[in-house]
This is a predicted structure of a 101-nucleotide RNA (TPP riboswitch aptamer (THI element)) from a Lentisphaerota bacterium. The sequence was found by an Rfam model in a public genome assembly. Its mean pLDDT, the model's own confidence on a scale to 100, is 77. Its Rfam family is "TPP riboswitch aptamer (THI element)". About the family: Vitamin B(1) in its active form thiamin pyrophosphate (TPP) is an essential coenzyme that is synthesised by coupling of pyrimidine and thiazole moieties in bacteria.

């Protein structure tokens, strides 16, 4: 002196389906409260929860298969395309010097 992991501040960036009952509304299929199932970190208001290039998520897609009561639930598609970052601590590491024995 650089730096891993790590943390800190600030700063951004996503995502919220599916299904069962009731209720109200409207008038024939949507959305809207209310309690429950299903996956899940996280299933809409959050001072939550995930991630910031080791990348959440989106796109393709009203895709493929499987599975489920049903789904963006699993795999595929994927080494696809896109995709949000600075600052500061900071070794036990590495890299140069000095001092003293």
């Nucleotide at each position: 002196g650089c730096u891993a992991u790590a943390g800190u501040u600030u700063c951004g960036g996503g995502g919220u389906g599916c299904u069962u009952c009731g209720a109200a509304c409207u008038g024939u299929u949507u959305a809207u409260c209310g309690a429950g199932g299903c996956u899940g970190a996280g299933a809409a208001u959050a001072u939550a929860c995930c991630c910031g290039u080791u990348g959440a998520c989106c796109u393709g897609a009203u895709c493929c298969g499987g599975u489920u009561a049903a789904u963006g639930c699993c795999g595929g598609c994927g080494u696809a395309g896109g995709a949000a970052a600075a600052a500061c601590u900071g070794a036990u590491g590495c890299c140069a010097g000095a001092g003293c024995u």